[in-house]
RNA sequence: GCCGCCAUCGUCUAACGGUUAGGACUCCAGAUUUUCAAUCUGGCAAUCGGAGUUCGAUUCUCCGUGGCGGUG
Numbered sequence: 001g002c003c004g005c006c007a008u009c010g011u012c013u014a015a016c017g018g019u020u021a022g023g024a025c026u027c028c029a030g031a032u033u034u035u036c037a038a039u040c041u042g043g044c045a046a047u048c049g050g051a052g053u054u055c056g057a058u059u060c061u062c063c064g065u066g067g068c069g070g071u072g
């Protein structure tokens, strides 16, 4: 240089083009307990950037950025 794959809460991970963007762990609050731990209930928090297609884009297309792999 060329080809392919990936990018979503703090972390991991879901989401036929129509979802309140879900779940687990963490964190916060409450319940329970003499206290801690454990357990239970509730809560906070996310789509890499830009453009296009579409009535509607996390999802499809293009460009860019970053990461990973293959190859001359």
Stems, first nucleotide, its partner, number of pairs: 001071007010025004018055001027043005048064005